[in-house]
Context: one part of a larger RNA
RNA sequence: CUGGGCGUAAAGGGUGCGUAGGUGGUUUCUUAAGUCAGAGGUGAAAGGCUACGGCUCAACCGUAGUAAGCCUUUGAAACUGGGAAACUUGAGUGCAGGAGAGGAGAGUGGAAUUCCUAGUGUAGCGGUGAAAUGCGUAGAUAUUAGGAGGAACACCAGUUGCGAAGGCGGCUCUCUGGACUGUAACUGACACUGAGGCACGAAAGCGUGGGGAGCAAACAGGAUUAGAUACCCUGGUAGUCCACGCCGUAAACGAUGAAUACUAGGUGUUGGGAAGCAUUGCUUCUCGGUGCCGUCGCAAACGCAGUAAGUAUUCCACCUGGGGAGUACGUUCGCAAGAAUGAAACUC
Numbered sequence: 001c002u003g004g005g006c007g008u009a010a011a012g013g014g015u016g017c018g019u020a021g022g023u024g025g026u027u028u029c030u031u032a033a034g035u036c037a038g039a040g041g042u043g044a045a046a047g048g049c050u051a052c053g054g055c056u057c058a059a060c061c062g063u064a065g066u067a068a069g070c071c072u073u074u075g076a077a078a079c080u081g082g083g084a085a086a087c088u089u090g091a092g093u094g095c096a097g098g099a100g101a102g103g104a105g106a107g108u109g110g111a112a113u114u115c116c117u118a119g120u121g122u123a124g125c126g127g128u129g130a131a132a133u134g135c136g137u138a139g140a141u142a143u144u145a146g147g148a149g150g151a152a153c154a155c156c157a158g159u160u161g162c163g164a165a166g167g168c169g170g171c172u173c174u175c176u177g178g179a180c181u182g183u184a185a186c187u188g189a190c191a192c193u194g195a196g197g198c199a200c201g202a203a204a205g206c207g208u209g210g211g212g213a214g215c216a217a218a219c220a221g222g223a224u225u226a227g228a229u230a231c232c233c234u235g236g237u238a239g240u241c242c243a244c245g246c247c248g249u250a251a252a253c254g255a256u257g258a259a260u261a262c263u264a265g266g267u268g269u270u271g272g273g274a275a276g277c278a279u280u281g282c283u284u285c286u287c288g289g290u291g292c293c294g295u296c297g298c299a300a301a302c303g304c305a306g307u308a309a310g311u312a313u314u315c316c317a318c319c320u321g322g323g324g325a326g327u328a329c330g331u332u333c334g335c336a337a338g339a340a341u342g343a344a345a346c347u348c
Base pairs, nucleotide, nucleotide: 003320004319005318007302008301012316014200015199016198017197021193022192023191025087026086027085028084029083030082031081033080034079035076036075037074038073039072040071041070042069048066049065050064051063052062053061054060090190091187092186093185094183095182096181097180102176103175104174105173106172107171108170109153114148115147116146117145118144119143120142124135125134161168162167205246206245207244208243209242210241214240215239219235220234221233222232257315258314259313260312261311262310265293266292267291268290269289270288271287272286273285274284275283276282277281297304298303321348322347323346330341331340332339333338
C1' cells in the first nucleotide's frame, strides 16, 4: 500500500456555511467517452509464468506456449458519462396556522447579601470536631426605619422547550434567525457530502477604559499535624460584571461525523393536524421532537436496538503496539500565555 477498523480496546474534526472534487430521482430520443464483443499490429532477446524435457536430483539448461498494457479498425447500446426534450415523488418557494430559557438592543421588578445614616438596646458576636485568629463598651451581634450599590433571577421547573455546536431561564417592548404542521398554487433535480477556505465557539487568560455587592486563585493570619507551602476557620487582591478588541482550547461527550432508504412491537411526554363519538373531553389515525422497555439483527462483552452500535448506498475526518511525545526542530497564527501542524534516535 492493500485490507481491516473508529460508543468503552488506537481512531469522529468542537460546530456550522460553503469552493474545488466525489456521488446523485423518473421517462423518451440520441451519442459512443467509459463498458462489452470480433479482427489486426505491437509487446526484441534474456528474464517472469505454465507445460514438457536434459544433466542420477536440484541449482542450472533446453523446447513450446503465454500475460497485462498500448495502437488501429469493425460492431453492440443494457448500465455509467455527454447532448436534447419532458415529469414530480427529492429540494426549494408561496399561502394559512400554532409552539418555544433561539439571538441582539433598550427599559423595568421584587427577594436576599453587603455598606452608610438614624432609632431601640447591652455584652457579647462570630466561627469550629474543638478552638483560635477576627469583630465589639469609640456601643458590635440582634431589631426597626430610610438610603446607596452591584450581581444573580427562588417558586413555576419537568428524562420540558429552543439552538449547528458552544449554549440559552424574573418581566415588558422593539428588531430578528430557524424549525414544525396543514395546503398543493409555483419552480422543475435546483440535491447529498465537502479537501482547502470563511464564520461561530464554555471557562480560564490577555489589552484599553469603566464597574466592584457577594464570591474568591494568589497572599496574610488562626487551627490541625511529626511536618501541613493542604483539607477547616478569619480576612483578602486579581478575576468574576459591562463596552470594544484578542485568544481558539475543554471529559467542546451521546466519548457515537453528515445525508438517504429499509427493518416486530409496547409505553410516557412535547408541538401541530385529521376523523369518529361527544358539551368542554375521550378514542383512533397521522407528521415533527424528546425519553424508557424490547423482537430480529449486531456486539469481545457491556450493551445498541426506527433518535441503531441493525441492513445498505454516497461523501468527508481519523487509526495502524507501549513509552519517548502531543515532546524536539521547522513553519503559520498570537501582544503574551500559548495554539495549530508534528517527527526521530533510543527503549520495552